Model confidence (mean pLDDT): 86 of 100.
This is a predicted structure of a 1471-nucleotide RNA (small-subunit ribosomal RNA) from an uncultured bacterium.
[in-house]
RNA sequence: GAUUGAACGCUGGCGGCAGGCCUAACACAUGCAAGUCGAACGGCAGCAGCACCCAGCUUGCUGGGUGGCUGGCGAGUGGCGAACGGGUGAGUAACGCGUGGGAAUCUGCCCAGUAGUGGGGGGAUAACCCGGGGAAACUCGGGCUAAUACCGCAUACGUCCUACGGGACAAAGGGGGCCUCUGAUGCAAGCUCCCGCUAUUGGAUGAGCCCACGUCCGAUUAGCUAGUUGGUGGGGUAAGGGCCUACCAAGGCGACGAUCGGUAGCUGGUCUUAGCGGACGAUCAGCCACACCGGAACUGAGACACGGUCCGGACUCCUACGGGAGGCAGCAGUGGGGAAUCUUGGACAAUGGGGGCAACCCUGAUCCAGCCAUGCCGCGUGCGUGAAGAAGGCCUGCGGGUUGUAAAGCGCUUUCAGUAGGGAAGAAAAACAGGGUGUUAAUACCACCACUGUUUGACGUUACCUACAGAAGAAGCACCGGCUAACUCCGUGCCAGCAGCCGCGGUAAUACGGAGGGUGCAAGCGUUAAUCGGAAUUACUGGGCGUAAAGGGCGUGUAGGCGGCUGGGUAAGUCGGGUGUGAAAGCCCCGGGCUCAACCCGGGAAUUGCAUUCGAUACUGCUCGGCUAGAGUCCAGGAGAGGAAGGCGGAAUUCCCGGUGUAGCGGUGAAAUGCGUAGAUAUCGGGAGGAACACCCAGUGGCGAAGGCGGCCUUUCUGGACUGAGACUGACGCUGAGGCGCGAAAGCGUGGGGAGCAAACAGGAUUAGAUACCCUGGUAGUCCACGCCGUAAACGAUGAGGACUAGACGUUGGAGGGGUCUGCCCUUCAGUGUCGCAGCUAACGCGUUAAGUCCUCCGCCUGGGGAGUACGACCGCAAGGUUGAAACUCAAAGGAAUUGACGGGGGCCCGCACAAGCGGUGGAGCAUGUGGUUUAAUUCGAUGCAACGCGAAAAACCUUACCUGCCCUUGACAUCCCCGGAACCCUCGAGAGAUCGAGGGGUGCCUUCGGGAACCGGGUGACAGGUGCUGCAUGGCUGUCGUCAGCUCGUGUCGUGAGAUGUUGGGUUAAGUCCCGCAACGAGCGCAACCCCUGUCCCUAGUUACUAACGGUCCGGCCGAGGACUCUAGGGAGACUGCCGGUGACAAACCGGAGGAAGGUGGGGACGACGUCAAGUCCCCAUGGCCCUUAUGGGCAGGGCUACACACGUGCUACAAUGGCAGGUACAGAGGGUUGCAAACCCGCGAGGGGGAGCCGAUCCCAGAAAGCCUGUCUCAGUUCGGAUCGGAGUCUGCAACUCGACUCCGUGAAGCCGGAAUCGCUAGUAAUCGCGGAUCAGCAUUGCCGCGGUGAAUACGUUCCCGGGCCUUGUACACACCGCCCGUCACACCAUGGGAGUCGGCUGCACCAGAAGUGGGUAGCCUAACCCUUCGGGGAGGGCGCUCACCACGGUGUGGUCGGCGACUGGGGU
Repeated sequence: GAUUGAACGCUGGCGGCAGGCCUAACACAUGCAAGUCGAACGGCAGCAGCACCCAGCUUGCUGGGUGGCUGGCGAGUGGCGAACGGGUGAGUAACGCGUGGGAAUCUGCCCAGUAGUGGGGGGAUAACCCGGGGAAACUCGGGCUAAUACCGCAUACGUCCUACGGGACAAAGGGGGCCUCUGAUGCAAGCUCCCGCUAUUGGAUGAGCCCACGUCCGAUUAGCUAGUUGGUGGGGUAAGGGCCUACCAAGGCGACGAUCGGUAGCUGGUCUUAGCGGACGAUCAGCCACACCGGAACUGAGACACGGUCCGGACUCCUACGGGAGGCAGCAGUGGGGAAUCUUGGACAAUGGGGGCAACCCUGAUCCAGCCAUGCCGCGUGCGUGAAGAAGGCCUGCGGGUUGUAAAGCGCUUUCAGUAGGGAAGAAAAACAGGGUGUUAAUACCACCACUGUUUGACGUUACCUACAGAAGAAGCACCGGCUAACUCCGUGCCAGCAGCCGCGGUAAUACGGAGGGUGCAAGCGUUAAUCGGAAUUACUGGGCGUAAAGGGCGUGUAGGCGGCUGGGUAAGUCGGGUGUGAAAGCCCCGGGCUCAACCCGGGAAUUGCAUUCGAUACUGCUCGGCUAGAGUCCAGGAGAGGAAGGCGGAAUUCCCGGUGUAGCGGUGAAAUGCGUAGAUAUCGGGAGGAACACCCAGUGGCGAAGGCGGCCUUUCUGGACUGAGACUGACGCUGAGGCGCGAAAGCGUGGGGAGCAAACAGGAUUAGAUACCCUGGUAGUCCACGCCGUAAACGAUGAGGACUAGACGUUGGAGGGGUCUGCCCUUCAGUGUCGCAGCUAACGCGUUAAGUCCUCCGCCUGGGGAGUACGACCGCAAGGUUGAAACUCAAAGGAAUUGACGGGGGCCCGCACAAGCGGUGGAGCAUGUGGUUUAAUUCGAUGCAACGCGAAAAACCUUACCUGCCCUUGACAUCCCCGGAACCCUCGAGAGAUCGAGGGGUGCCUUCGGGAACCGGGUGACAGGUGCUGCAUGGCUGUCGUCAGCUCGUGUCGUGAGAUGUUGGGUUAAGUCCCGCAACGAGCGCAACCCCUGUCCCUAGUUACUAACGGUCCGGCCGAGGACUCUAGGGAGACUGCCGGUGACAAACCGGAGGAAGGUGGGGACGACGUCAAGUCCCCAUGGCCCUUAUGGGCAGGGCUACACACGUGCUACAAUGGCAGGUACAGAGGGUUGCAAACCCGCGAGGGGGAGCCGAUCCCAGAAAGCCUGUCUCAGUUCGGAUCGGAGUCUGCAACUCGACUCCGUGAAGCCGGAAUCGCUAGUAAUCGCGGAUCAGCAUUGCCGCGGUGAAUACGUUCCCGGGCCUUGUACACACCGCCCGUCACACCAUGGGAGUCGGCUGCACCAGAAGUGGGUAGCCUAACCCUUCGGGGAGGGCGCUCACCACGGUGUGGUCGGCGACUGGGGU
């Protein structure tokens, strides 16, 4: 996608055609579904008529009786039918069905023919009557009677049997009409027509039987079979047959799947599909089977019989308890089951069936109607116009967009439904009436007819047509993340939910729910279930197996499959033609009928098949003959760890004996266990024993089918291959399901053997542990013989054989040729390797040793897990092996390659990364930040590196965001509107203050004189406001990897592709820096440089800076002066591997040198590629969304952010003598300064106070730099070290130092004597050490931060290691990327499953018991109309009953098989 006998949800206007218990072959109330014939019969219960009689009344009517006389007819006898039609699908894997054949049969009614029924008899019996039994169903006895019921006799065209002489076998009558006889009626005879009856022949139809082929799954069903297979005799049947029986023989079936188990009615066909196929077998049609379950026969032409019988069983019902009745899988209907399937309708009008001469009767077959959108088909729900693009809804960037010409409005139409009227066809037969023809003696009867008329419609209020009215009555469903056509808002917040797969939902969800809009279908639309398709995903058409699932471990060989060249025959396969068949319906085509279509009708085609016949002979087969190219045999030759058995050999280990000899040996990363003074190890000699064969040969080598095979010029036996030359055989070949054999190691059994090695085991180590790796020992085993096992990464992960398809280079064995002849070259055969063309491959790779191109045969695969497990079977002594599932579960598992990332992988190389060194931290006290705790609050953020002296470059109030309390509500702030007032300043009162109240002063600017601008107060509403949330919605900014050297692009090229190349390689660099090479060539962002500071020089300039020379001086560049120097601040020079030497590839570059203030980036700074960390910040700012709105906004006071049992980070000061203290004395740089820095001077011990010169600064001030240097003192002490803490007294700032500032003085003097594990910084003007300044700031930093200078080291062998990083390479099961992934046990929950003492049930085998009904056999008891005999009494034949035998259903006993349910407990498995 198509489809359905569907169901469910929502919805639902009309019609046509079709369909409608798929489940319980479960049980059924009620009605109907098979009768009919009086022209077979006896009859007459009921009805009608007629005749007669009687009664009432009396034209006549009514009632009763009689008469089968007539029409007819209940019940009965008899005939035909009931075996059809209708239902169902249980059973059946079968000659059941399908296709095609066959011979040994029957066939009522029907058709055609022949011959009869034109002879004659008999005896019964229902009905009916009488009597009896029973509740009933029903039944018994007696009596009468008919037939187309029954039985003989005669006859026999024929038929059957036959011993070929012969024998056997029939029948039924009925109805109509006419005529004759008679005076009439009636009887009887005759004629005629029709329906029957008997025998027989043939046909038609139907049925029975046989055969070939086809017809589901399971081999974890491999053997089955005793009437079994065949024969003979007999029986039986309509008929062949082992169908049945006796005897004889021992057969029959099976891997081409018997037997067994499971499932199933089969087919035409239906659905799907391009087709081949696959699935199915409703409706319609053919066949079969069944009729409550099981069995059985009877009747009959036909049954083993749906609406018949008998028996057994279960169930239901009736009963008077003694007995009886019943069978919807017919139509309707009921209950039940179920997701689910209809009316207890109408009619025989049509079609068909039964009976009948017919009329006619019967017919739930059938034709119609009803119910149901169950399906298919058709129609409608309106059409046109209509922009103010209405209202409303929804969205919005607020402009608008969209719904949308949609609606309204205007105009028009009227299908369908509604109402009314009209109105076909289905009907022609038949009958009747008339007419005609035939038959006949007949104008009767009867039969026939294209003639005429009359009668017959369930559906039906039919189809169809017309009229009327009015847009009037008629639209829903699903979907809108991708697949897949259709998007927004709101709600929700991993909730609720969705989901076919992937997957959505954790606060902006096109995926949930709603809405608006859209998309798709439409009286339907979705969902579920199911089948086919796509799926080449079982591959016949049409797949695969080196690594994805898949080559058997190897050989040998059976069946089978396949098979060289050539000739003849044959014609099975194959090909062609004809014939028969392949039912109809259906599909397809053409035509036709309903207005179309669905549907229906007619014709054709098709039905790819089967059978038969004729023909063809290339190929295959079969058969006969020939051949030698395949295969094989013989001869010669050389190669080889091929196999088996024996022999021999030396070296080594170990052990034993003896000698020498002394204290260790051994072992390891280091050790220990162990051995050794009882003499080891070492060493020498001798001996024993077992196993294995070192170096060289040795090889990428050889041999073997594989496993595998290695001492030897050794012996014996033996297999195979190869080469050469000829000869021979003549297709003898290839493969190979089963089978058989071989088959490493380990393991098993028996017996040997045992040196070394060595599972298990023991000890020692290692370790957190160490049931391991290491060490010391050590038993099975390893070895031999015999027997098992039968597996492996038994691998080339590549089955065997054959043919074909470029080469190059090696190597082993042989042969030939050449040669410069030991050595080399060429050719060839067989093997074994490497590279490689074409080709193949998903890629990797393969590539004459194919994974290329083909042929033949075998094995194997079909998603992962479960699982090579369970069960079963076979094998095995065992271990175990072979074969080999399912439930359940997952949305993957997997291959190859790519880019990254990672590795206790490799290579190369960097970095204060380690190392080398110096100084610290970690211990103390204090400062500061953080965690934690506490609190009314201790506001918030930052959290490994990359948070923690961080945001904060200043928390007493403020700040402040927190807490408590008191207040405000258009608000502290913005815009707009209205009213009032200038603004503003001052005073008083209340209050903690915010605030509230009272009073005073003041009147500005512009103006068109209305007013306006700014400001203040009041009011209203729009709005303000929020340090409220989300840094995981964001911008901006920042940190980090990392100043690391990288990150990319265009074009080209390579690759199916991801992607690669470039960017890799060789050098070099601090650098992807540069050079060279190169399928790459270029380019961009980074690196470097350009910018700033600093180091040298020059130029310009010369005050406030400077001072060499000159002069002056109060001695200070102080003054004159100078422009030289320093310096200041503008410009310039200088450094570029430029020069020289060496190294290097002649390159880049590196090393050394010269010169130079500076040398290879001179030093420092600014500068941070693509990106990573959802890194940090919504509390800098900005900003989406959400939230608060008399509060989460605003104001105020007080408190808190300063808490403190603890823990951590960062610092300061120390622990002292390289020091402390005291005194003296020297030298910076860079800054700051007007609400400011402040000098001199005075006061105070001091902080400081007073003072105010000078300075908006190269001028004045802050400002004494300190370490240093000189001198003195202290003398190793918790000290003259150290300064915490505390007490007291003060200073300063500030509205205010209580919580909670800094500083000063006096006193106090704590811990601390150099710091565990661990850890940090630094490579030179660096570390260390010393002080100075600044920002913030009223004040507060001696300790933070940012700067400045002074003094001023040590060390780097080196890159093994730790950390981080770069490039190349390698492995990968990682990709959230190793902080990854992932394995197993255990714990908890759920699920399916194996075992399991057993237990229950289904099916079934065998043995036996039993034996209803029935059929057949037997029969001596009882009974017996027809026929026969008779002496008439009876007898016989035959029959029935009974009994009995055989078969047999149900049932039972025992013992097996098999399948399933449950099962304490238990095993593993899955999630």